[in-house]
Transfer RNA from a Candidatus Saccharimonadota bacterium, 74 nucleotides, folded computationally. Its Rfam family is "tRNA". It is annotated as a transfer RNA. Taxonomically the source falls in Candidatus Saccharimonadota (Bacteria, Bacteria candidate phyla). Its mean pLDDT, the model's own confidence on a scale to 100, is 81.

RNA sequence: GGGGCUGUAGCUCAGCUGGUUAGAGCGCGUCACUGAUAAUGACGAGGUCAGAGGUUCGAGUCCUCUCAGCCCCA
Numbered sequence: 001g002g003g004g005c006u007g008u009a010g011c012u013c014a015g016c017u018g019g020u021u022a023g024a025g026c027g028c029g030u031c032a033c034u035g036a037u038a039a040u041g042a043c044g045a046g047g048u049c050a051g052a053g054g055u056u057c058g059a060g061u062c063c064u065c066u067c068a069g070c071c072c073c074a
Stems, first nucleotide, its partner, number of pairs: 001073007010026004019057001028044005050066005
């Protein structure tokens, strides 16, 4: 230099053929339970969907560029 894959919550990851509320597990907070912890249960907080632009009535999802990580070729 060329090509491919990945990027969504603090961490690990789902998210279908673009469709009306962005989710799960773990973690975190509060409460219940306990003599007190742990475990368990209930509720809750936490997200510019890597960044920018475009297409569309509508984008996490499609297109383009950029950034970061990994892999292959040279």